[in-house]
RNA sequence: GGGCCAGUAGCAUAGCGGCUAAUGCAACGAGCUUAUACCUCGUGGAUCGAAGGUUCGAGUCCUUCCUGGCCCA
Repeated sequence: GGGCCAGUAGCAUAGCGGCUAAUGCAACGAGCUUAUACCUCGUGGAUCGAAGGUUCGAGUCCUUCCUGGCCCA
C1' cells in the first nucleotide's frame, strides 16, 4: 500500500428499513440474614465509533474518515 471483518450501556452480546433500542453479568435500592455471601424483587444507565447521503422513516442501506483484528504484498 491492497483486501476482508468488527465497532450498540462498565463488560459480553441481540436487534427481517417502521414502537419506547432488548437480554445476561456488573452497579444501585429493597427483602432475606446477627452480618456478609447466596437467593428473590425492583431501579437507573446508550445521543448505536464520527461526519455526510438515500428514504415518509436508518442501529440496519450507500460514501468518506477513525479505531481494532485477520490475510496478502
Molecule: transfer RNA
Organism: Patescibacteria group bacterium